[in-house]
RNAcentral holds the full RNA, with entries from ENA. Predicted 3D model of a 348-nucleotide part of an RNA (small-subunit ribosomal RNA, central domain) from an uncultured prokaryote. The coordinates come from a structure-prediction model, not an experiment, and the mean pLDDT is 88. Rfam family: Bacterial small subunit ribosomal RNA.
Context: one part of a larger RNA
RNA sequence: CUGGGCGUAAAGCGCGCGUAGGCGGAUUAUUAAGUCAGGGGUGAAAUCCCGAGGCUCAACCUCGGAACUGCCUUUGAUACUGGUGAUCUUGAGUCCGGGAGAGGUGAGUGGAAUUCCUAGUGUAGAGGUGAAAUUCGUAGAUAUUAGGAAGAACACCAGUGGCGAAGGCGGCUCACUGGCCCGGUACUGACGCUCAUGUGCGAAAGCGUGGGGAGCAAACAGGAUUAGAUACCCUGGUAUUCCACGCCGUAAACGAUGGAUGCUAGCCGUCGGACGGCAUGCGCUUCGGUGUCGCAGCUAACGCAUUAAGCACUCCGCCUGGGGAGUACGGCCGCAAGGUUAAAACUC
Numbered sequence: 001c002u003g004g005g006c007g008u009a010a011a012g013c014g015c016g017c018g019u020a021g022g023c024g025g026a027u028u029a030u031u032a033a034g035u036c037a038g039g040g041g042u043g044a045a046a047u048c049c050c051g052a053g054g055c056u057c058a059a060c061c062u063c064g065g066a067a068c069u070g071c072c073u074u075u076g077a078u079a080c081u082g083g084u085g086a087u088c089u090u091g092a093g094u095c096c097g098g099g100a101g102a103g104g105u106g107a108g109u110g111g112a113a114u115u116c117c118u119a120g121u122g123u124a125g126a127g128g129u130g131a132a133a134u135u136c137g138u139a140g141a142u143a144u145u146a147g148g149a150a151g152a153a154c155a156c157c158a159g160u161g162g163c164g165a166a167g168g169c170g171g172c173u174c175a176c177u178g179g180c181c182c183g184g185u186a187c188u189g190a191c192g193c194u195c196a197u198g199u200g201c202g203a204a205a206g207c208g209u210g211g212g213g214a215g216c217a218a219a220c221a222g223g224a225u226u227a228g229a230u231a232c233c234c235u236g237g238u239a240u241u242c243c244a245c246g247c248c249g250u251a252a253a254c255g256a257u258g259g260a261u262g263c264u265a266g267c268c269g270u271c272g273g274a275c276g277g278c279a280u281g282c283g284c285u286u287c288g289g290u291g292u293c294g295c296a297g298c299u300a301a302c303g304c305a306u307u308a309a310g311c312a313c314u315c316c317g318c319c320u321g322g323g324g325a326g327u328a329c330g331g332c333c334g335c336a337a338g339g340u341u342a343a344a345a346c347u348c
Base pairs, nucleotide, nucleotide: 003320004319005318006317007302008301012316014201015200016199017198021194022193023192025088026087027086028085029084030083031082033081034080035077036076037075038074039073040072041071042070049065050064051063052062053061054060091191092188093187094186095184096183097182098181099180103177104176105175106174107173108172109171110154114150115149116148117147118146119145120144121143125136126135162169163168206247207246208245209244210243211242215241220236221235222234223233258315259314261312262311263310266293268291269290270289271288272287273286274285277282278281297304298303321348322347323346330341331340332339333338
């Protein structure tokens, strides 16, 4: 390079936006670049191939033919692709009327619980465990009542429920704000899909500066257990966890399944709309989401199955035996931790 692949065997970038590029709806006219056909020129000789001939044969040599799959030019063809012009509405978008939602940001606010403080009642224990001890308590603990302070998280509702591109999002209220769905079919008229490079977002942990610190809790200390116990259990406990701003850029970032479009039996549940029917809470039709099962088909099997891993088309990413190794070196990025790109020797 070609081929074959990428749910679990190696392989889908964590996820968007989007440049170049690739691909792209219907009708019509034109052009003739791609494409196809004919002609002409060229494609040196040798070589290769075919047929003859010459060295006693062969290698070798000579002659002839074919070929040189290409390029240039010219005359045509016009289905398809491309270019140009015009038209269209089903793709895409706009508009109007409704709708659901833990989508995002900021501000405010509520109750339960926990811990601490103050005061009252009250007295000898309380904690904790398999059992204990460390620990707290006569300087009055635990328990209980009243008051106060602080920080963090939001029980029930809650649901293979909802929203978001992903990460993710859950008390309540307000302000600002993104997307989506349904109905109408008024408007634009292919304006679309994908996307190397790029750019933005991106859990937790970690880092910088300044706050905050109730509970929990790496490290650490002590008590147990044990042959030992740098653990599991217990008592404490700092960073962290929280907020603001700035970094980091990774995860089993998972549906281990890239995006878009079309086509291919159904049944049952659930969420959000719409239409019409009547027995007014049922069933019918339809659009969009989310599940369970299942036919055809696919699959090595497991399983997938209109939310495909089926049948097609298109664009991107990635894989190519195990180890060495997601490592070394170099580059780029980072305050650092490290990230990213990414080998080879050797070995089986």